Formats: sequence, structure tokens, C1' cells
RNA sequence: CCAGGGGGCCGGGCAGCCGCGGUAUUCUUUGCUUUGGGCAAAGAUAUCGAGGAAAGUCCGGGCUCCACGAAGCAAGGGUGGCGGGUAACGCCCGCCGGGCCGACCGAGCAAUCGGAAGGUCAAGGGAAAGUGCCACAGAGAGUAUACCGCCGAUGGCCCCUAAAGGGCACAGGCAAGGGUGAAAGGGUGCGGCAAGAGCGCACCGGGGUUCUGGCAACAGCGCCCGCAUGGCAAACCCCACCCGGAGCAAGACCAAAUAGGGGUCUCGCGCCGGCCUUAAAAACCGGCAGGGGUGCUUCGCCCCGAGAGACCCGGGUUGGUUGCUAGAGCGCGCCCGGCAACGGGCCGCCCAGAUGAAUGGCUGCCGCCGCCGAUACGGUCCCAUCAGGGAUACCGUCGGCGGUACAGAACCCGGCUUACAGGCCCCCUGGCAUU
Repeated sequence: CCAGGGGGCCGGGCAGCCGCGGUAUUCUUUGCUUUGGGCAAAGAUAUCGAGGAAAGUCCGGGCUCCACGAAGCAAGGGUGGCGGGUAACGCCCGCCGGGCCGACCGAGCAAUCGGAAGGUCAAGGGAAAGUGCCACAGAGAGUAUACCGCCGAUGGCCCCUAAAGGGCACAGGCAAGGGUGAAAGGGUGCGGCAAGAGCGCACCGGGGUUCUGGCAACAGCGCCCGCAUGGCAAACCCCACCCGGAGCAAGACCAAAUAGGGGUCUCGCGCCGGCCUUAAAAACCGGCAGGGGUGCUUCGCCCCGAGAGACCCGGGUUGGUUGCUAGAGCGCGCCCGGCAACGGGCCGCCCAGAUGAAUGGCUGCCGCCGCCGAUACGGUCCCAUCAGGGAUACCGUCGGCGGUACAGAACCCGGCUUACAGGCCCCCUGGCAUU
């Protein structure tokens, strides 16, 4: 310097004129009001005024209201290696295993084989609990299979023979070779066999296990086992863990208005005692059965004990204040702990609160990007080597034209995902050049 990958920051600046919204003020004016005081409006001055995503509404919370509480079960939903962080999470950090790429190292004549720092990716528990799917091709795709083939020991047929022997491939044996396919029931080699097959053996792979290291996921040496058997669970499902509901259009207050509206249906409306009374009834008090508060059960608590619930039609209100911004806050500051995420401490700061919804319009200069033109002033290239001459594709220079990304808070915060013209910085890997 170039290429690839990862991460961070900025994303227009300055000035003038006019115009917006909030806050403050011991200021000015006007109005209301019983003086004072206070309130409201306008002005003046000062000061503040959109984002890294404000987007998507995909997660998690703060906050508000509703649900009677506890335990268990069910339904529904979410997450899925281990450990840590956090208010919490499906987020973040580190590590482990797996896929892909792979500097470099070793073996080799070479092709290639083995190991591997580093990078990157992901929806990383279970396929012997069960169900389901694997099109087409292919003989056969999960108690799977014989298309092309291989065998000729044994039975069979034929030829020949003293015997031996030869041929066929019917019965039979095989799944090692070939083909189909994304995938065909571990791989390579040796032995064995009629030919084969983990059939046996060695190594690799797989499963189990003692020990060692590690908090753990896991890893390593050793030992044992021929070894059960493909893929898909972002298929249903099983296992482990977690989860009340609704949402600022939540909610609270003020003002105002109406129709304390009308209709239908379901379940239930029981008992005892006290009080009172001539007696009884009603009312009242206490209790029981029973009913309700939850998808179900148990316990407790509360309500009813005469009420509890469901549906339909119709009417009024759409105004104002608040919630509403000092926070799980920010710092391009410091110290400590930690690999890190992050946590603790010190110092400093206050950075929008609108309500059809504020920060805009015009002008000038500059920055950045793109295109066109000019010049040969510098870089650069060629000739020459004292000086100098020539060229103009590129960079700088000058002029002109055009453009300046994605995109606007609405209760707030932590994340994820998506969009983004252009510019700057850092890290890792590789290549080239120089020292």
C1' cells in the first nucleotide's frame, strides 16, 4: 500500500434576519379582585429544545389499575451446552462441544494425509416413551433389499473316465464390487471363506468406565465391549426450568349533562333460637343449611343468607387539570476489583415535555461527495544529466454545475431486529514492497 473479516465514532459547521414551544425573573403594561396580596394575559431579558436508530411493536421491566390468599393439579405460552452479569430477559460476557475457512508445523518425489493458532456460524436437551415424514430415482428408505452382478463347497442336470476331471447355474449361498440417490445399515487393511460378511484381528470411529485436571459443560491417559439401527423434533411429542391479566387511549381529580331508562332468561328464596306480644306476624340480633368470590381440588378468609349472574335495546359525557420527566440518569473524567460483561467509590452535570401536536423559512460563507472544464504551478511519467526540454492518464491547484444519507419524541428505561449517501479511527488474518 492492497484485499477479507470484526468493532467503535461522526453523520454537516459558522453568521445574519424573521418566526415557534418550555422554564426562570426582584422587570414593564393591561385586566380581574374588598386594601394588601394574589391570579391571568401580553411584552422584555436570560436559558433550554429530537435519535443511533426516535422505526418495528419482537422480548424484559419500572409505574398504574384489576384479580381474596396459600398449596397442588390442569390448560396455554416461553427458554434449551456450562458458568457468570443484570431489576429482568428470548439480552450481554467468558468458556466447552459441533459445522465451515484456515496462517503455520510434520510425513511424502508428488497428488495428498495428519495436527493446528486464529476467524466465523447457529433454533447447542431427547430419535431405545410413542406417532409421523423422507418426493423423484432406485431392487430396496427402517422388523428396508437383490437391478447389474459374485460363488459353484452341498443338492440337481449334462459330458467324459479306471479314477481324477470339465460344463450349466435349477434349488441354494452372498451383500464385499458396480449402479440409483441428499442419504443404502461404520471406514482402511490383513486373514478367513466356495464366494462373502465385524465372521476374526490391527488401527480409526462409536458406546461404557476407573483415575487425573476443571465450579461445570467437558478434556486426557488407561481398561472393557464387535458395536442398536440413517436423517428430520425451525414435525407433533417427551424431559428440565420459568411465567397472573390489562395497559398512559393505564389511572386520579374537577366541571358539565342525562333516562335512579326499558326488556328477556337461568339458579335460588329453607330452618333454629332470642327480642316483642294476650298470641301471632313484620322489623331487629345471633346461628345453621345452602349459594357466591377460581379452570379443578383442599385449607383459610370475605360477601349473601335473599339474593347471584347472563344477554339485548336505548340515552348522557368526547371539556379541563394531573399522570409528564431527577432517572435501574449522563460524563469523548479518575481510582479499585474482575479475562470480560459488569460492580463499587470519588468528582462534575441537569440535557424536550408538546397536546392536530413546538425547534422552521430565507440569505451568505465553509466542509464532504459526484460530474464537467482549464492550466502545466507542484507531485508524477519520458528524454537528458550542468542547465533544461516534453507529456497530461492520475493526485494536488483553479473555475462551474449538482447533491448532502436513514429518518421526528408523545409515560419512562434495558435489549434485539431492520434502514442508512459519505467520512474518520482501532484490531485480526493474508499478499506486496522497504529497512